[in-house]
Context: one part of a larger RNA
């Protein structure tokens, strides 16, 4: 652009279609039964685990977590002690870890059914007085096909459906009229701007924009490290007690307008054949 010659916001339908899935074992019990001289040994049907694979997820099990905590050497800095901070190949090394990623953790699936068939296996049954599953007719019968299960999906131009909101002007000028052209108007909504996300190269997408909790901040709180500084006190000293489950704490959760989402600008009907 279109999708009836008005505009929008949502919320659906899924034809036609595309995509995806579609595994396999093992044990129990029928049952040591049928079956078979015996060795052995089922179909049938019903339970129950498994291993692959894939789906989402982070409750538990662990990774990861580039600075959230704690140790800790070596040096050099803040005058010195203490207490700290830089470097040590892009954490110096270690011990752990919250979100958030993730698997090897957790759950879930590949089920069960319908149809119509394949080879097969049959009924009835003639050409061909028999005989024949086949020639008319008709049945059962796959992990295979079509449904059913997920996912997309109205550019499905055959453009679908349903709800709910806006607006049914104004002036000039053309013209017999229907109308045209120009200019204002500026609705519902929509975009931009701006705060931002578990969205995400960039756009999209999605939540917010003072009648506001959408970032950051701050308060509390989870959860993480493990007992801070400084005072006291024991020890010649390293260090060790008390005060102290202290202190500190990125991504979490609740609250809260302190800060920033100011102010605004542009499109958009006015023909409804």
């Nucleotide at each position: 652009c279109g999708u009836c010659a008005g505009g929008a916001a949502a919320a659906u339908u899924g034809a036609a279609g595309a995509g995806g899935a579609g595994u396999u074992c093992u044990c129990c019990a029928c049952a040591g039964u049928a079956c078979g001289a015996g060795a052995g040994g089922a179909c049938c049907u019903g339970g129950a685990g498994a291993a692959a694979c894939g789906g989402a997820c982070c409750u538990c099990u662990g990774g990861u977590g580039u600075u959230c905590c704690g140790g800790u050497u070596g040096u050099c800095c803040u005058g010195c002690c203490a207490a700290g901070g830089g470097c040590a190949a892009a954490c110096g090394c270690c011990g752990g870890g919250u979100a958030g990623c993730c698997a090897u953790g957790u759950u879930c699936g590949u089920a069960a059914g319908g149809g119509a068939u394949a080879a097969g296996c049959g009924c009835u049954g003639a050409a061909a007085g028999c005989a024949u599953c086949u020639a008319a007719g008709u049945g059962c019968u796959a992990a295979g096909c079509c449904c059913c299960c997920c996912u997309c999906a109205a550019g499905a131009u055959g453009a679908a459906u349903u709800u709910u909101c806006c607006c049914u002007c104004c002036a000039c000028g053309c013209g017999c009229a229907a109308g045209c052209g120009u200019g204002g108007u500026g609705a519902a909504g929509g975009c931009a701007c701006c705060c931002u996300g578990u969205a995400g190269a960039c756009c999209a997408c999605g939540g917010g924009g003072u009648u506001g909790a959408u970032a950051g901040g701050a308060g509390c709180g989870a959860g993480g490290u493990g007992u801070a500084a400084g005072g006291c006190u024991c020890g010649u000293a390293a260090g060790g007690g008390c005060u102290u489950a202290a202190g500190c704490u990125g991504a979490c959760g609740c609250u809260u307008a302190c800060u920033a989402a100011u102010c605004u600008g542009c499109c958009a009907a006015u023909c409804g054949g």